[in-house]
The part of an RNA shown here (large-subunit ribosomal RNA, domain VI) has 252 nucleotides and comes from Chitinophaga silvisoli. Lineage of the source: Bacteria > Pseudomonadati > Chitinophagales > Chitinophagaceae > Chitinophaga. It matches the Rfam family "Bacterial large subunit ribosomal RNA".
Context: one part of a larger RNA
């Protein structure tokens, strides 16, 4: 653009696309079978591998914007305390996110039509024959079931509300985001908790600085203290401000 007014939602599904795997072990039953040796069909259950989708509560990983600890050096006048630079200087931790080797779940059951194959009936050919007219049983293969996409399926469906025109609806701006290259998609915009700020809160680190007291000192103690990124919730303190734009068909 179209789908024949224009919007907002909620559908049905022509048609695609994914998946579809396996094993062991107990049981029936040491049965049926076989002289034994050996050893089943069918049928019930249990725990696996691989694959795969989701997720992060668990057990890990990473976490160069958290905390700590230490080594050189330069700097902040000197001490203490700091900082800067050495691969994040080295090293121990680790929150959210992301993650697997962690977790959770799946292949399934079932139904049609069949393939080899195996049958009833049954002629032609008085007999036999699954076949020639009829009827049946049969597999992971098909066609449904099971997950997703789907009305540009131009055969453009369908419901259900809404505007009857300076409508309805949308957009641009802006403040973000489990969403992202850029667009898009979602939340928010004062009728506000969208982000940031502040406050508690949880998580991380590990007992801060000054000072006091012990000790020649190292260092210990008062003291789970101080710090702290993405976490959880509270609360307008900051920013979301005013406004612009498309849009207007048939009728009357």
């Nucleotide at each position: 653009c179209g789908u024949u007014a224009g919007u907002a939602a909620a559908u049905u599904g022509c048609g695609g696309g994914g998946a579809c795997a396996u094993g062991a072990c107990c049981u029936u039953a040491g049965u049926a079978c076989g002289a034994g040796a050996g050893g089943a069909c069918c049928g019930g259950g249990u725990c696996g591998u691989a694959c795969g989708u989701a997720c992060c509560g668990c057990u890990g990983g990473u976490g160069u914007a958290u905390c700590g600890g230490u080594u050189g050096u330069g700097c902040c006048g000197c001490c203490a305390g700091g900082u800067g630079c050495a691969g994040u200087g080295c090293c121990g931790a680790g929150u959210a996110g992301c993650u697997a080797u962690g977790u959770a779940c799946g292949g399934a059951a079932a139904g049609g039509a069949u393939a080899a194959a195996c049958g009833c009936u049954g002629a032609a050919a008085g007999c036999a024959u699954c076949u020639a007219a009829g009827c049946g049983u049969g597999a992971a293969a098909c066609c449904u079931a099971c997950c997703u996409c789907a009305a540009g399926a131009u055969g453009a469906g369908u419901u259900u509300a809404c505007u009857u025109u300076u409508a309805a609806g949308g957009g641009c701006c802006g403040u973000c985001g489990g969403a992202g290259a850029c667009u898009a998609c979602g939340a928010c915009g004062u009728u506000g908790a969208u982000a940031g700020g502040c406050u508690a809160c949880a998580g991380g680190u590990g007992u801060a600085a000054g000072g006091g007291u012990g000790g020649u000192a190292a260092c210990a103690u008062c003291g789970a203290a101080g710090c702290c990124g993405a976490g959880u919730a509270g609360u307008a303190c900051u920013a979301a401000u005013u406004g612009c734009c498309c849009g207007u068909a048939a009728g009357c």